[in-house]
RNA sequence: AGAGUUUGAUCCUGGCUCAGGAUGAACGCUGGCGGCGUGCUUUAUGCAUGCAAGUCGAACGGUCUUGAUUUUAUCAAGAUAGUGGCAAACGGGUGAGUAACACGUAAGUAACCUGCCCUUAAGUGGGGGAUAACUCCGGGAAACUGGAGCUAAUACCGCAUGUGGUGACAGAACACAUGUUUUGUCUCUAAAGUCUUCGGACGCUUAGGGAGGGGCUUGUGGCCGAUUAGCUAGUUGGUGGGGUAAAGGCCUACCAAGGCGACGAUCGGUAGCUGGUUUGAGAGGAUGACCAGCCACACUGGGACUGAGACACGGCCCAGACUCCUACGGGAGGCAGCAGCAAGGAAUUUUGUGCAAUGGGCGAAAGCCUGACACAGCGACGUCGCGUGGGGGAUGAAGGCCUUCGGGUUGUAAACCCCUUUUCUCAGGGAAGAAUAAUGACGGUACCUGAGGAAUAAGUCUCGGCUAACUACGUGCCAGCAGCCGCGGUAAUACGUAGGAGGCGAGCGUUAUCCGGAUUUACUGGGCGUAAAGAGGGCGUAGGCGGCUUUAUAAGUCGGAUGUAAAAUCUCCCGGCUCAACUGGGAGGGACCAUCCGAUACUGUGGGGCUAGAGGGCAGCAGAGGGAGGUGGAAUUCCCGGUGUAGUGGUGAUAUGCGUAGAUAUCGGGAGGAACACCAGUGGCGAAGGCGGCCUCCUAGGCUGUUCCUGACGCUGAGGCCCGGAAGCGUGGGGAGCGAACAGGAUUAGAUACCCUGGUAGUCCACGCCGUAAACGAUGGAUACUAGGUAUAGGGAGUAUCGACCCUCUCUGUGCCGAAGCUAACGCCUUAAGUAUCCCGCCUGGGGAGUACGGUCGCAAGGCUAAAACUCAAAGGAAUUGACGGGGGCCCGCACAAGCGGAGGAACAUGUGGUUUAAUUCGAUGAUACGCGAGGAACCUUACCUGGGCUUAAAUGCAGAACGACAGAUACCGAAAGGUGUUUUCCCUUCGGGGCGUACUGCAAGGUGCUGCAUGGUUGUCGUCAGCUCGUGCCGUGAGGUGUCGGGUUAAGUCCCAUAACGAGCGCAACCCUUAUUGUUAGUUGCCAGCGGGUAAUGCCGGGGACUCUAACAAAACUGCCGGUGUAAACCGUGAGGAAGGUGGGGAUGACGUCAAAUCAGCACGGCCCUUAUGUCCAGGGCUACACACGUGUUACAAUGGCCAGUACAAAGAGCAGCGAGAGGGUGACCUUGAGCAAAUCUCGUAAAACUUGUCUUAGUUCGGAUCGAAGUCUGCAACUCGACUUCGUGAAGUUGGAUUCGCUAGUAAUCGUAGAUCAGCAACGCUACGGUGAAUACGUUCCCGGGCCUUGUACACACCGCCCGUCAAGCCAUGGAAGCUGGGGGUGCCUGAAGUCUGUAACCGAAAGGAGCGGCCUAGGGUAAAACCGGUAACUGGGGCUAAGUCGUAACAAGGUA
Repeated sequence: AGAGUUUGAUCCUGGCUCAGGAUGAACGCUGGCGGCGUGCUUUAUGCAUGCAAGUCGAACGGUCUUGAUUUUAUCAAGAUAGUGGCAAACGGGUGAGUAACACGUAAGUAACCUGCCCUUAAGUGGGGGAUAACUCCGGGAAACUGGAGCUAAUACCGCAUGUGGUGACAGAACACAUGUUUUGUCUCUAAAGUCUUCGGACGCUUAGGGAGGGGCUUGUGGCCGAUUAGCUAGUUGGUGGGGUAAAGGCCUACCAAGGCGACGAUCGGUAGCUGGUUUGAGAGGAUGACCAGCCACACUGGGACUGAGACACGGCCCAGACUCCUACGGGAGGCAGCAGCAAGGAAUUUUGUGCAAUGGGCGAAAGCCUGACACAGCGACGUCGCGUGGGGGAUGAAGGCCUUCGGGUUGUAAACCCCUUUUCUCAGGGAAGAAUAAUGACGGUACCUGAGGAAUAAGUCUCGGCUAACUACGUGCCAGCAGCCGCGGUAAUACGUAGGAGGCGAGCGUUAUCCGGAUUUACUGGGCGUAAAGAGGGCGUAGGCGGCUUUAUAAGUCGGAUGUAAAAUCUCCCGGCUCAACUGGGAGGGACCAUCCGAUACUGUGGGGCUAGAGGGCAGCAGAGGGAGGUGGAAUUCCCGGUGUAGUGGUGAUAUGCGUAGAUAUCGGGAGGAACACCAGUGGCGAAGGCGGCCUCCUAGGCUGUUCCUGACGCUGAGGCCCGGAAGCGUGGGGAGCGAACAGGAUUAGAUACCCUGGUAGUCCACGCCGUAAACGAUGGAUACUAGGUAUAGGGAGUAUCGACCCUCUCUGUGCCGAAGCUAACGCCUUAAGUAUCCCGCCUGGGGAGUACGGUCGCAAGGCUAAAACUCAAAGGAAUUGACGGGGGCCCGCACAAGCGGAGGAACAUGUGGUUUAAUUCGAUGAUACGCGAGGAACCUUACCUGGGCUUAAAUGCAGAACGACAGAUACCGAAAGGUGUUUUCCCUUCGGGGCGUACUGCAAGGUGCUGCAUGGUUGUCGUCAGCUCGUGCCGUGAGGUGUCGGGUUAAGUCCCAUAACGAGCGCAACCCUUAUUGUUAGUUGCCAGCGGGUAAUGCCGGGGACUCUAACAAAACUGCCGGUGUAAACCGUGAGGAAGGUGGGGAUGACGUCAAAUCAGCACGGCCCUUAUGUCCAGGGCUACACACGUGUUACAAUGGCCAGUACAAAGAGCAGCGAGAGGGUGACCUUGAGCAAAUCUCGUAAAACUUGUCUUAGUUCGGAUCGAAGUCUGCAACUCGACUUCGUGAAGUUGGAUUCGCUAGUAAUCGUAGAUCAGCAACGCUACGGUGAAUACGUUCCCGGGCCUUGUACACACCGCCCGUCAAGCCAUGGAAGCUGGGGGUGCCUGAAGUCUGUAACCGAAAGGAGCGGCCUAGGGUAAAACCGGUAACUGGGGCUAAGUCGUAACAAGGUA
């Protein structure tokens, strides 16, 4: 000191979460020792038992015990109930109450008290009458108590005295609110003795002073709520009286009507306050255990008594609740003292020792008492310290784990060797604490010495990121983890376990709470255009702030001094426990406050002055500023009349509607209401809302000029008041057009909408409400300052001019652009969102919610004010890159259009779906599957099914044990595979064995079993589209941009120009193949012009290289030339030349990437699965099924044709288990024989369309050939399921094909044949090649589809097959309302009213004082009544939130398809 988390990425805003520290803690796991601390935070709940306050015989009379003696009496010692004195008001506990003079702090008391103690002065004389104890007699269960009698005192009561004191009166001095001191006279007023060593000591009385303690009063400080705004009758004050120690409405009678409150009264909630503690850099925040100060309380409520002191924790009286005893009559009690018990709770100790120390009470003292206190015990509850060993030790042991099988790691760790003894055990010694002669609970403790032996002593949490630390196995969105993000759906570093590692360590984690981080309430130290946030606007009250100058003052402010701020705590220094914690001493620091003195800049206050702010006067100016009253024309509609006839109207297209009863159209006349075209303008006016024909009246504001007047009169503005679009409401008018609701017609799957035809409220007027809008510049008001440019509106001045313009300057307003600056960016920028000051309003994550409840306003609708529970980890702003759009622009493509031919209808072939089946093996499924993998399923193939078998068909080697074979021949069973038999049969040897081979076992093999979503490789597609990127530089906070955009051009990111870019790479093009032309070389198997020979004929032969051809090398084409256009690139020209002309035609060639595209069944491969089977062998079947649907084809429907006959012209291929000439046979498929040829030589091999005749004559035909029958051929072990072909016969559908759809731009389409691969044969009409004949059309880019570039919008980014809204249905959760039911605290009225103080009082008592009794005031409590408030609960009900895959639609995001 920061980090994680919103996004594809970025910056910002903003919340959530984490790392730190702390605790009177608790829980989980674990646990060696000691020191010092600390320990019911919950029920101020209830308590058994013991103890916690007594003491004094030197105040008093008695009693008892013991002792002495002289046994009468007396004395001594001790104990003691009672009278009496003092204490019991301290000490100890708790925090319920209390928001208060309770506490803190500073003052006051001239308004007061004070036992014991200190000090000063004076005194202590002399009398009296009782009473407990005790005795006797009673009552009662008890607690306790009655009567009679005796007795003492330092108990009680007179008298005397009066240092003094009180009261009354009269003065004096001082001081001035009441007073203080003092003088004189009169009056009243005290006392107690005991002990004694006889010296005195302790007491007692009166008075003064002191110390310490207390009472009362005041200033000031410290919680929340305004959804608590008014409270108060003893209330505020006065007078008289009472009362108190004392002022005082403290109480009472009378009088007055005050007092408090927005600076928060009253009410409600919560809470003991403080020193301090904790956190924090600080300012602050939270807190108030232990220790210390104060307060309050003592079962709950009330009350007084005694006393110096109490309204009294271990006292009294009464009432109440509770508990206990009881003989039922009546009594007793109060642990919030120390222990302890029960209950509650996550949770908090021993019914310990001692008065040795410190302190307290009593006493003359000894002493007694003391659960205060000192100690011990229990608890890792906290903190501090120590230990669990140290050194050496590699073959890096074993074991574990991992492994690429090599090794690595655990790990010097262990073992082993040497050493030590803190701790531990045993033994011995043994304190200080005691300023004291005695006395030590702690304690035989601390500490010291000796002996023994590594001995007695390590866990816990974590290991995906934050955050230090990684692998294996198991699991398979399961089990589970999780503080946040998130992990887990078969390769999990995130779950569980193991190994290893990291952190801390007698502890470690978790949970809870507080502060911090959080500048996330911002005083220090935040914001409000778009993220949350400027009130719709103004006027103005309180308040806040306020121009220049002078003077006074000294309130604020500043400085100094004094006092105080208890101790402890904190900081620093020095000491004591071995150190530390702990503790002793010294020093320091100060807030607030009080008093005094000083300063006077600023602020305040009082006085004087000024004019720059503000206002006024005078002279001008502009304007849809407001209100009222008039008035005008155009248009719509309606009514009347004329002309006129069949439609009109409306829409994308229709229909409803209107119209032959005369519409629409057109002309004339009239009625009525509303709004004011053009002018008109980012023009004007107004505070905002808003204001628009013209005229008149009334009225407000602004601007300019002048510098005449006043002299700070100002700014803002909580509450308050006023204005305030549209819609809406009330009353009364008005109503032309428009037009919610409503009706009808369309559209649609539906259409309660969009469109159309109608149409009511309303829109208009008057009066009155409402008070809200995206009331927006999403930007509060005022003042000052800070570059400019330009436009416009209204004034003024100057220059110029004859004048009007123009030009320059200036004031006020309204816009645009823009510098500095600001901003997260966008943007703002003298009209600030810049720089500053003042005042007001508002914000603090999203949702719930601007909702509920309460209050208030309103006729209502509703407005204003305004939460919580619960829930999420985001919600959001700006900008970036993509993708997308039923956005835009430009461009391209057989994309459309223009054409030609098809498909879709028929039959058949083939593939697919579906269905069927024992199986119909598997894969491919929009484009980019479907004559696809398959370029050949009868068996095989074959992966599928049924059945029969084997445990290895094939490969490799090792180990083990066994055998001597294996192989061959042969018989039987069997569908075969296979099985069962019979028979023949090894080599070497040192005889131990070895070699070879066979079968067996194990390892292994095998698998077309799964995962193409674990992969390699290959392929499809966008797309042969023109794109995709990089380096350096520059711009931007950044993602990113620029380059690659712009203007042209191209088939092209092709090239040129321009340019903060300059270059480069992969793509394009070119290089490659083929084809078109020519040349050179070479001529066999090819060719044959010329020469020769020969044949019926033929390059047949000799020859030849001219030609064709073959196949190698060259040439050629490059916009090179010309003309035009253009800056250039380039384009154009039916240009020239040329075989070819503008990439000549065709092919190969496929950028970065997309589709988790396809393929584990071509191959390879990770993981998983099977192993007498999911492997393997065999036979048969199936992949060929068949109601149906689809794709791709073939053949046709005929005359541009069919058939018969004749004639002509290719290219490219293939061939030895082959092609097969020729000859013969067969109608034919084909058969027999067989030359030649491993091929430019031989063969396949007749090319067919075409052409020339003939025939058919529009017909289901001489078209078409399906289907079926019969007979055959061929291949092959085998044609039944299930081959092809031939001949004869049969002769189906079909007469050009709906919606829709496909291909093709030239040697192309169309059409015609030919060949090949696979292959025994063939389901081939498929595929791949080859040549023959050989068109039509393209105006063009509006539209459909696809693509490219630029731009725009976006709430999309698994990217439109996206996102997303609402009702309904289901579950869960919290919450509002609610008939009612129930509880609580408080107030008010009335009734009753204990104890008790005070008070009154005739009978009774007493000599009296007085008492009893009775009465009165007050009052705790109780009863009752009606309201208010706050909770709980509730049938039913309202919305809200959450929840992988429910229903209905599609509202929003793109022009989201109606912005």
Annotation:
A computed fold for a 1459-nucleotide RNA from an uncultured sediment bacterium, annotated as small-subunit ribosomal RNA. Its mean pLDDT, the model's own confidence on a scale to 100, is 84. Its Rfam family is "Bacterial small subunit ribosomal RNA".